Description:
The RNA shown here (small-subunit ribosomal RNA) has 1480 nucleotides and comes from an uncultured bacterium.
């Protein structure tokens, strides 16, 4: 002392990235802001700086006296005087400007530009210096000459200077002395000093002061020592890039010399040719380093503000001087840039000190106080100086602490919000009542910090007092991650967003409100760093398929290495010592009321160095061994390699013969070849390439690869023997070699095949697939290229770990026997443990381990660009970034799909019959039109559909005219019974007038109530208005297809699987058998209705054998038919065969019926956001004198056209005329309507019967028997039109049906295509019902007549099961690729252009230092002098900064036109990939 979550999928596991939750900060921004303590505060422009201050001090070193003060003297004035005033003089005194001199300005303070090492950190080293300080030893004698200040003169605008003259010293210079030091040739030589102050009493001395003398103090000189400081050297550590691989000429070393405080190429002359570098030199980029700080479990990672140590820098570059110390932040000289002054001649300056200004920037404070404290400089001291420092000011910038009240208080107030309208919530919250006073404000008092004096802070901290809840709360969030939800607004808009994602009319995701959650004087956002991330993996990852094993081998360096013994002690381990600064972190204690903060002590500082031991292991050294490795000998196997030779089959070509019209080719064709004789066939010849059979998951080779036969040369492996060597081994960065095919170069060769190309097809196109040709190439020799899905997608080596089977090569033992057993080396299949995400691997490992190498770190951009290297080229190799996405990916699962497979079914095809598509008409739809042509339904599954029936109504639409609590419901108040007759106006709705009328219940009455009507106002009504994508219900469809699931168990990490698969069988997941499954549910079947047979019961209106009649009319009867109730019957029950002793199937018997007998009802889980808000119901939205309601009229019936469903036809299996026979099922009182009469007819009159087995509708028709028509636009067909009527109805104009007469259109069997039907079916014939006043060719139902065909499952369509592939899951109407067009973004090359930096060569050469010096000047010393020594100026040489010229390297910016890349809503063209993706 280690926490995870979201996001790839329909779901799963894995890989893998992105994102979040934590901590952090010198921060900034937004909103807000009470107080105190302690800290921090230009991260950017090492940008430029106005102003003030930041380093002075010493009169006890000195000459002095400008200013200030005192004294003294002189003169004048005043005054009796003391004395005062004025002027002048005087350094006499206190002191002191400027100057000489000393010490300090090398500290303190700032900044991080440079610097990858001259730095820093750690540990060491020896060849050094050191002012002040400490202690020690010794000295301090005697002289000299100047220069400032000052005076005078002169120059200058100024800064500042020049000349002459005077002068002091602790300034300067000789001489003396020399302990010690230094040099030495060992004789010797050489080097020093400074005084000043205070006090003192004898003495000396002066005009006076002074001085000598003594003491003390502070100094001075020499020497070595110490302390602290400074300089130098070494080792190790110290960022990234190899798309920086070679660098170096004082370079590396030596000798001599010089130089320095000191070692040293530090410098120089000569000599040698070295030195550094893959353990990364050089170059480039970036960067001050450290203690530490932040984070983290740690290891690490990031960082280097404040504090502390070191370094570097001070406008930029160069240079030295002085000094103990500097190459000097507030010093000097020079050059440069910039700023300022100027009289234009010349000068001045350097805030990266403290404040402050401008500028830059997202951003960082006062031109404050004091030296009181701590410390520093000078001074004997007093003291002076100190923007170091101590304080104060500003800022929520951070950390810490406190407060904004406390208690009580339910009528759960009001208000707000929500609501299912009941209530809930805000909420004890408020108000009210009772208290308190921290902080803040006011008044008073008042420290420590100071050991004597001295307090900026500061009247501060603290203390006391009175008043009074009084003055003090916000910010963010509420879809998941992530604590916290509702309403309204908005309507893919506005907007949100850290990731996933929200928003297209019911948004917990936007905006607002209410409520809630979190933190709180702060909160949130943005940025930074670490963490999570085991997502660079040392701790602690991987590489068969997810990213990842180099194509293969050899092999130097490197890494690793068998057994035994001895030694040594580098690694290793143990003990001791030194160091690891302080601060920080941690622990303990203490001080501020606490804490932050501060103080004291301890621990720690994982490190480095040194020393003493140990000797197992590793290394090293020596010696030995044979199990690794190799050699030798024996043996057999092999498409191993190279070279040469030989062979046959086949293709093609050529020659010759025979022979005639085609051949070739394809899905089908055509191009092509052929009468100039092809193809075919026979013989001969030529030439090139490849080697059938054997042949094999068989052999050989490191890999690529290797195949006819023979020979030569040659490599390797294997087995056996155990003679030899004695660890000689394994792996291998760089390197070297080999390396398919294609391609390149030169020269050959060229039969076949065949890129490019040509032609023919295919196609919408076809620069393809197919065909006919055909050149490079393929072949050989030599030389390049160096890449492949170079794959076992699996690096090499070694060891260990159950087995089985096949096969190749060798061996041992054994057997009659290549029989059996064992063994070594290969090569395959299956599998235990184990491993793996799974798939799978599994002694030939992907198992368990070891050694070494290579490689990976999200997808795209991209194996691209640039650069380097290689190449003749093509190209190869090495190999990024910007930008962009939240995924990309692996394995497996369930589905769906496939122009995948297997099996099965269906009027699915086929076999048939009849239709549609052509005509006319009817009807529906689209379209068009219209004031309106209301609305819905739109592939199958809309279109004779909703609609089982639009003249008005319906009606929803249009026009016109009206009504507004409403045509309809409930509630309130008032009035009245309700109702009803009639008249007038109007198109009508409506309006006005008017007649009649008075009920029911309770109550004695008054009155009340129910119901109805009217009036009034308000709640409300109303809506066929919208949303079927908010819904319920209902319905269609797949489909009456055989499927769809569950519980428990088992298997799998999991999604899931199993069951439900398999073998049979069925109409069926029907049944049987088997089986890690065993059972169950919804479906199937059955139960229900109807029909087919029989029985029983019951016979009226039905039936009727007997009798009777015109007639079931009547009597009788219920046997039959029939009716309608109950039963029976059929179950593969029986027989034979097949089958597995099963299920079942086939055949048969019996039976009315036979294998679900026929038909119907019945529709699993689900699919299609299928249909319906216009049946109904319903959320939300919308309208409310209108989108509601009423009336009249119109429209839904329009008509160039297109489609669907039908009717009637085109005729003779027919039409027409006449005669004649047989149904079923229905309906009927607002009804069906008989007989009879009238009418040609529709119909009219009539009125019997019937509430129906009774009566009526109601003649069934096709059929049958006759007749006629004779293949024609007809005696077919009937549209259309004219005339005349009938019926219904207020009303047939728009717009009904029917009748009669007349008219007599298209149409002569229908293109492509397409529909229905498997038996009482199709076809055909009529009948009835619903709706309905009337109005069917539609629809529903009924019966009559009544076929043909089914070989079969190849194909089309649909469906089911299993399996396979998949990049699909909105599920193939899927997914998805590339060009082009448009917009935006970053980027490459680019004629160039501009800048930075660096290198080389040359020119140049300020200041300075060093050397030289023929010019000039010169106090101290020497010399009598001349002169000399020494010094200075000038000149010159060397080095060198800035600068200039030329040429390279590198890097950045920009650039006309241009290249590809990425992103984008619906663009264009095709369809490359995913299924056999339609050419794998």
């Nucleotide at each position: 002392u280690u926490a995870g979550a979201g996001u790839u999928u329909g779901a799963u596991c894995c890989u893998g990235g992105c994102u979040c939750a934590g901590a952090u900060u010198g921060a900034a921004c937004g909103c807000u802001g009470g107080c105190g303590g302690c800290a921090u505060g230009c991260u950017u422009a090492a940008c430029a700086c106005a102003u003030g201050c930041a380093a002075g001090u010493c009169g006890a070193a000195c000459g002095g006296c400008a200013g200030c003060g005192c004294g003294a003297u002189u003169a004048g004035g005043g005054g009796c005087a003391a004395c005062c005033c004025u002027a002048a003089u005087u350094g006499g005194c206190g002191g002191c400007g400027a100057g000489u001199g000393g010490c300090g300005g090398a500290c303190g303070g700032g900044u991080g530009a440079g610097u990858a090492a001259a730095g820093c950190g750690u540990a060491g080293g020896g060849a050094u210096c050191u002012a002040u300080c400490u202690a020690u030893a010794g000295g301090a004698g005697g002289g000299g000459g100047a220069c400032a200040a000052c005076u005078u003169g002169c120059g200058g605008a100024a800064a500042c200077g020049c000349a002459a003259g005077c002068u002091a010293a602790u300034a300067c210079c000789g001489c003396a002395u020399g302990a010690a030091g230094c040099c030495u040739a060992a004789g010797g030589g050489u080097u020093a000093a400074a005084g000043u102050g205070u006090g003192g009493g004898a003495c000396u001395g002066u005009a006076a002061c002074a001085g000598g003398c003594c003491a003390c103090a502070c100094g001075c000189c020499u020497a070595g020592a110490g302390a602290g400081g400074a300089a130098c050297c070494u080792a190790c550590g110290u960022u990234a890039g190899a798309u920086u691989a070679g660098c170096u000429a004082g370079u590396u070393g030596g000798u001599g010399g010089g130089g320095u405080a000191a070692a040293g190429g530090c410098c120089u002359a000569c000599c040698a040719a070295g030195g550094c570098g893959a353990u990364g030199a050089u170059c480039u980029a970036u960067a001050g380093c450290u203690g530490g700080u932040c984070u983290g479990a740690g290891a690490g990672g990031a960082u280097g503000a404040u504090c502390a140590g070191c370094c570097a820098c001070a406008c930029u570059g160069g240079g030295a001087c002085u000094g103990a110390g500097a190459c000097a932040c507030g010093g000097c000289c020079c050059a440069g840039a910039c700023u300022c002054c100027u009289a234009c001649g010349g000068g001045a300056g350097g805030c990266a000190g403290c404040a402050g200004u401008g500028g830059g920037g997202a951003a960082u404070a006062u031109u404050g106080g004091a030296c009181a404290a701590u410390g520093g400089g000078c001074g004997c001291a007093a003291g002076c100086c100190u923007g170091a420092u101590c304080c104060a000011g500003c800022c929520a910038u951070g950390c810490c602490a406190c407060g904004u009240g406390u208690g009580u208080g339910a009528a759960g107030a009001a208000g707000g919000c929500c609501u299912u309208a009941g209530g809930g919530u805000u909420g004890u919250a408020a108000a009210g009542c009772a208290c308190u006073u921290u902080c803040g404000g006011c008044u008073g008092u008042g420290a420590a910090g100071a050991u004597a004096a001295u307090g900026a802070c500061a009247g501060u901290a603290g203390c006391a007092g009175a008043a009074g809840a009084a003055g003090a709360a916000g910010c963010u969030c509420c879809g998941g991650c992530u604590a916290a939800a509702u309403u309204c607004g908005u309507g893919c808009c506005a907007g949100c967003a850290g990731c996933c994602g929200c928003g297209g009319u019911a948004a917990u995701a936007c905006g607002a409100a209410u409520g809630g959650a979190g933190c709180g004087a702060g909160c949130g956002u943005u940025g930074u760093u670490c963490g999570g991330a085991a997502u660079c993996a040392c701790u602690g990852g991987g590489c068969g398929u997810a990213a990842a094993g180099c194509g293969u081998g050899c092999g130097c360096a490197g890494g690793c290495g068998g057994u035994c013994u001895u030694g040594a002690a580098a690694g290793u381990c143990a003990g001791g010592a030194g160091u690891g600064a302080a601060a920080u972190c941690c622990c303990a204690g203490g001080g501020c009321u606490u804490a932050a903060c501060c103080c004291u002590g301890g621990a720690a500082u994982u490190g480095c160095u040194u020393u003493u031991g140990a000797a197992a292991c590793u290394c090293c050294a020596a010696g030995a061994c044979u199990a690794g490795a190799g050699u030798a000998c024996u043996g057999g196997a092999g498409g191993g390699g190279u070279u040469g030779g030989c062979g046959g089959a086949a293709u093609u070509u050529c020659g010759a013969g025979u022979g005639u019209a085609g051949c070739a080719g394809u899905g089908a064709a055509a191009u092509g070849c052929g009468u100039a004789g092809a193809u075919a066939u026979u013989c001969g010849a030529a030439g090139g390439a490849a080697c059938a059979c054997c042949g094999a998951u068989g052999g050989c080779g490191u890999a690529g690869g290797c195949a006819g036969c023979c020979a030569a040369c040659u490599g390797g492996a294997c087995a056996g023997u155990a003679a030899c060597u004695g660890a000689c081994g394994c792996u291998c960065a760089u390197g070297c070699a080999c390396g398919a095919a294609a391609g390149c170069g030169u020269g050959g060769g060229g039969a076949g095949c065949a890129a490019a190309c040509a032609g023919g097809a295919u196609u919408a196109g076809a620069u393809a697939c197919c065909c006919u040709g055909g050149u490079a190439g393929u072949c050989c020799a030599c030389g390049c290229c160096c890449u492949a899905a170079a794959c076992g997608a699996u690096g090499u080596c070694a060891a260990c770990u159950g087995g089985u089977u096949g096969u190749u090569g060798g061996g041992u033992c054994u057997u009659c026997a290549c029989u059996g057993a064992c063994u070594c080396a290969g090569u395959a299949a299956c599998g235990a443990a184990g491993c793996u995400a799974a798939c799978g691997c599994g002694u030939g490992a992907a198992g368990u381990u070891g050694a070494c190498c290579g490689c990976c770190u999200g997808g795209g951009g991209a194996g691209u660009a640039c650069g380097g290297c290689c190449g003749c080229a093509a190209g190869g190799u090495u190999g990024a970034a910007a930008c962009u996405c939240a995924a990309a990916g692996g394995a497996a699962u369930u589905g769906a799909c496939g122009g995948g497979g297997a099996c099965c079914c269906g009027c699915a095809c086929a076999a048939g019959c009849g239709g549609u598509g052509g005509a006319u008409g009817a009807u529906g739809u689209g379209g068009u039109u219209u004031a309106a042509u209301u609305c819905g339904a739109u592939g199958c599954a809309a279109c004779g559909c909703g609609a089982a029936a639009a003249a008005c109504c319906u009606u929803a639409c249009c026009c016109a005219c009206c009504u507004u609590u409403g045509a309809c419901a409930u509630g309130u108040a008032c009035g009245g019974a309700a109702g009803u007759c009639g008249c007038u106006a109007g198109a009508g709705a409506u309006a006005g007038c008017u007649u009649c009328g008075u009920g029911c219940u309770c109550g004695a009455a008054a009155g009340a109530g129910a119901g109805c009507c009217g009036u009034a106002a308000c709640a409300c009504a109303g809506g066929u208005g919208c949303u079927g994508c908010a819904u319920g219900g209902c319905u269609g469809u797949c489909g009456u297809c055989a499927g769809c699931u569950c519980g428990u168990g088992u298997c799998g990490u999991g999604a899931g699987a199993u069951g439900u698969u398999g073998g049979g069988u069925u109409a069926a997941g029907u049944c049987c058998c088997g089986c890690a499954a065993c059972g169950a549910g919804c479906g199937c079947a059955a139960c229900c209705c109807u029909u087919g047979u029989c029985a029983u019961u019951a016979g009226u209106u039905g039936c009727u054998a007997c009798a009777u009649u015109c007639a079931g009319u009547u009597g009788g009867g219920c046997a039959c038919u029939c009716u309608a109730a109950u039963g029976a019957g059929a179950c593969u029950g029986c027989c034979g065969g097949u089958g597995a002793c099963a299920a079942a199937c086939c055949g048969g018997a019996g039976g009315a019926a036979g294998g679900u007998g026929g038909g119907g009802a019945u529709g699993a889980c689900g699919u299609c956001a299928a249909g319906u808000c216009c049946u109904c119901a319903u959320g939300g939205c919308c309208c409310u004198u209108a989108u509601a309601g009423g009336u009249g009229g119109g429209g839904c019936u329009a008509c160039a056209c297109a489609c669907g469903c039908c009717a009637u036809a085109c005729a003779a299996u027919g039409g027409c005329u006449g005669g004649u026979a047989c149904a079923a099922a229905g309906g009927g009182u607002u009804g069906c309507c008989a007989a009879c009469c009238c009418g040609c007819g529709a119909g009219g009159g009539g009125g019997a019967g019937c509430u129906a087995a009774u009566c009526c509708c109601a003649u069934a028709a096709a059929g049958c028997c006759a007749g006629u028509c004779g293949u024609a636009g007809u005696c077919c067909g009937g549209a259309u039109c004219g005339c005349a009527g009938u019926c219904u109805g207020c009303a047939a104009c728009u717009c009904g049906a029917c009748u009669g007469c007349g008219u007599g259109a298209a149409g002569u069997c229908g293109g492509a295509a397409u529909c229905g039907c498997u038996a009482g079916u199709a076809a055909u014939c009529g009948u009835g019902g619903a709706u309905c006043a009337g109005a069917a060719u539609g629809u529903c139902a009924c019966g009559g007549u009544g076929a043909a065909u089914a070989c079969g499952u190849u194909c089309c369509c649909g469906g089911g099961u299993c399996u396979u592939g998949u990049a699909c899951a909105c599920a193939c109407c899927g997914c998805c690729c590339g060009u082009c067009a448009c917009a935006c973004c970053a980027u490459g090359g680019g004629a160039g252009c501009g800048g930075g930096u660096u290198c080389u060569g040359c020119c140049a050469g300020a200041a300075g230092u060093a050397g030289u010096u023929a010019g000039c000047c010169u106090a101290a010393c020497c010399g009598c002098a001349a002169g000399g020594a020494g010094g200075g100026c000038g000149a010159u040489u060397a080095c060198c900064a800035c600068g200039g010229c030329a040429g390279g390297g590198u890097u950045c910016g920009u650039g006309a036109a241009u290249g590809g890349g990425g992103u984008g809503a619906a663009g264009u063209c095709g369809u490359a990939a995913c299924a056999a993706g339609g050419u794998a």
The prediction has a mean pLDDT of 84.